[in-house]
Context: one part of a larger RNA
């Protein structure tokens, strides 16, 4: 733009897409069948691999704005405390997020119609014949059935609800994101920052308690510091301010 008034919130599902795998074992059974070696259909069950989805509670890895420990030099006038550089200088550790090596779960069952193919019944063709008429059985394949998309499905569908409705710029922002869109907020406010608080890291004092003949070492645990986390609190900074477009049906 369009869906013949518009704006909001729920659907139908024409139609499209994904999904579809294995394999060892165990039980039926050393049964059936075979001289014997040897060896089952059928049916049930259990563990696995291969692919997928999800999620971060547990493992683990990252974590260049958390914490420590340390080298070498240069700076803050010197001590003591700190920064700058040196692959984050190097080394121990790690939240939050993102992840796999981590954990859940799914490839399950069922139903229709069919293929080779097996077949009832059954004539032409007094017999035979699965077909010619009629009627069943039969695949990992088709339709379903399970995931998502879907009314530009122009045959544009439905339901509800509002109309002196709304809707964007522009602003703080986001477990949403290339941009845009999308969701949460704009002072009648906790959207973000701060601050306060927790919760998590690091670090590890004192007592304790254990181990070592000692030196010390281990556990639990203080102070400091703390990025991203909280169904937590508190307007202290910022979301001021304005402005565009619609209110077409109906009267």
């Nucleotide at each position: 733009c369009g869906u013949g008034u518009g704006a909001g919130u729920u659907u139908u599902g024409a139609g499209g897409a994904g999904a579809g795998c294995u394999a060892a074992c165990c039980u039926c059974a050393g049964u059936a069948c075979g001289a014997g070696a040897g060896g089952a259909c059928c049916a049930g069950g259990u563990u696995g691999g291969g692919g997928g989805a999800a999620u971060c509670c547990c493992u683990a890895g990252u974590g260049u704005g958390c914490c420590g420990g340390u080298u070498g030099u240069g700076g803050c006038g010197u001590c003591a405390g700190c920064c700058g550089c040196a692959a984050c200088g190097c080394c121990g550790g790690g939240u939050a997020g993102c992840u796999a090596c981590a954990u859940u779960c799914c490839u399950a069952a069922g139903g229709g119609a069919u293929a080779a193919c097996c077949g009832c019944u059954g004539a032409a063709a007094g017999c035979a014949u699965c077909u010619a008429a009629g009627c069943g059985g039969g695949a990992a394949g088709c339709c379903c059935a399970c995931u998502c998309c879907a009314a530009g499905a122009u045959a544009a569908g439905a339901a509800c609800u509002c109309a002196u409705a709304g809707a964007c710029u522009c602003c703080u922002g986001g477990a949403a994101g290339a941009c845009u869109a999308c969701c949460a907020g704009g002072u009648u406010g906790a959207u973000c920052g701060g601050c306060a608080g927790g919760c998590a890291g690091u670090a590890g004092u004192a007592g304790g308690c254990c181990c070592g003949u000692a030196a010390g070492g281990g556990c639990u645990u203080a102070a400091g510091c703390u990025u991203a986390c909280c169904a937590u609190g508190c307007a202290c900074g910022a979301a001021u301010a304005a402005g565009u477009c619609g209110u077409u049906a109906g009267g």
Molecule: large-subunit ribosomal RNA, domain VI
Organism: Candidatus Woesebacteria bacterium GW2011_GWB1_43_14